[in-house]
Molecule: Bacterial RNase P class A
Organism: Flavisolibacter ginsenosidimutans
RNA sequence: ACUGCAAGCCGCGUCAUCGUGUCCGCAAUGCGGGCAAGGAAAGUCCGGACAGCACAGAGCAACGCACCACCUAACGGGUGGGUGUUCAUCUUAGGAUGAACAACAGACAGUGCCACAGAAAAUAACCGCUCCGGUUAAACGGGGCAAGGGUGAAAACGCGGUGUAAGAGACCGCGAACUUUUUUGGCAACAAAACAGUUGGGUAAACCUUGCGUGCUGAAAUGCCAAAUAUGUUCCGCUUUACCGGCUGCUCGCCGGUGCUCCGCAAAACGGACGGCGGAACGGGUAGGCAGAUAGAGGCCGGCAGAAAUGCCGGUCCCAGAUAAAUGAUGGCGCUUCAACAGCGAUUGUUGAAGAACAAAAUCCGGCUUACAGGCUUGCAGUUUUU
Numbered sequence: 001a002c003u004g005c006a007a008g009c010c011g012c013g014u015c016a017u018c019g020u021g022u023c024c025g026c027a028a029u030g031c032g033g034g035c036a037a038g039g040a041a042a043g044u045c046c047g048g049a050c051a052g053c054a055c056a057g058a059g060c061a062a063c064g065c066a067c068c069a070c071c072u073a074a075c076g077g078g079u080g081g082g083u084g085u086u087c088a089u090c091u092u093a094g095g096a097u098g099a100a101c102a103a104c105a106g107a108c109a110g111u112g113c114c115a116c117a118g119a120a121a122a123u124a125a126c127c128g129c130u131c132c133g134g135u136u137a138a139a140c141g142g143g144g145c146a147a148g149g150g151u152g153a154a155a156a157c158g159c160g161g162u163g164u165a166a167g168a169g170a171c172c173g174c175g176a177a178c179u180u181u182u183u184u185g186g187c188a189a190c191a192a193a194a195c196a197g198u199u200g201g202g203u204a205a206a207c208c209u210u211g212c213g214u215g216c217u218g219a220a221a222u223g224c225c226a227a228a229u230a231u232g233u234u235c236c237g238c239u240u241u242a243c244c245g246g247c248u249g250c251u252c253g254c255c256g257g258u259g260c261u262c263c264g265c266a267a268a269a270c271g272g273a274c275g276g277c278g279g280a281a282c283g284g285g286u287a288g289g290c291a292g293a294u295a296g297a298g299g300c301c302g303g304c305a306g307a308a309a310u311g312c313c314g315g316u317c318c319c320a321g322a323u324a325a326a327u328g329a330u331g332g333c334g335c336u337u338c339a340a341c342a343g344c345g346a347u348u349g350u351u352g353a354a355g356a357a358c359a360a361a362a363u364c365c366g367g368c369u370u371a372c373a374g375g376c377u378u379g380c381a382g383u384u385u386u387u
Base pairs, nucleotide, nucleotide: 001383002382003381004380005379006378007377008376009375010374012334013333014332015331016330017329018328020036021035022034023033024032025031026030038358042369043368045367046366047365048364049363050218051217052216053215062214063213064212065211066210067081068080069079070078071077082104083102084101085100086099087098088097089096090095105209106208110207111206112203113202114201126149127148128145129144130143131142132141133140157175158174159173160172161171162170176199177198178197179196181194182193183192184191185190222291223290224289225288231283232282233281234280235279236278237277238276239275242258243257244256245255246254247253261273262272263271264270298317299316300315301314302313303312304311305310335355336354337353338352339351340350341349342348
């Protein structure tokens, strides 16, 4: 110098004009001024704030979490540590250091499962070893054993010895693993040591057991104002009496019949109830509007505490608030990259092109996860060149 990996950061700047959303001011159908997306605004996975509903206490069920300490409003997040596995380097061969990864409580509470192979996948016996019977010798029958062989990802602690008919933790020595107790170090997880005991495969992102935690629903929450139309309640006013035939051509009248919303009271009148029409007030409630809703677990700078996550203190700043959803376009200058030409060359000059990727707020905040053109910084590894 280049390449690869990992982590962190940036994600063109500025000015002018026009346009969009919102706020403020004014002499106001207009003019002027302020502000206007992201590191992930994304996925909507986890946790909270906030709101409504529910709520005596306890238990069961369901769901979630699961080494330890700390941080935090909280978390399944973060920081640090422990343990295990894998890899790399070093090594005095005992280990040491570094990196990555880990649903990292429990497999003597119980149940289940363990492909293929194998006799057997959990109280194992196929080959084998051995004793007895049998036999010329075998075959064969009965008993003992688990060393050796074979299968498998995994086979009932490892090595050596004693022992035995043959063998075996059956016994002994050394070692390994696990468990109880004690001591030491550590807040703890845990580590080291000592005594004693055990040697009973794995699997809990199988059921399960243990411990801890969890009320439900989400801003389309929720509160308030409220048109037209329709409807509900109350009050006020008005409101129900007609028809057919005959006497007689018509009118009045009379007679007969049918009918009358109900009651006092009888088919009238009057009063009341029900109903109808009109008006007024009120209620629920739709469209629509306001609040929630943008000053906050807030940003930046500095200091202090801490190993870090993080916390505290001081100063300073105000930084989108739309609702079908605004945050854009054009031009100039600068910067960056690329290409061409000029130049002995350069970190030089001229001209031209591009500034792209992932993606765009929708109550807010803290995380996690995923996506991302190009550039910068740091660390590690490799290659090449020079000294």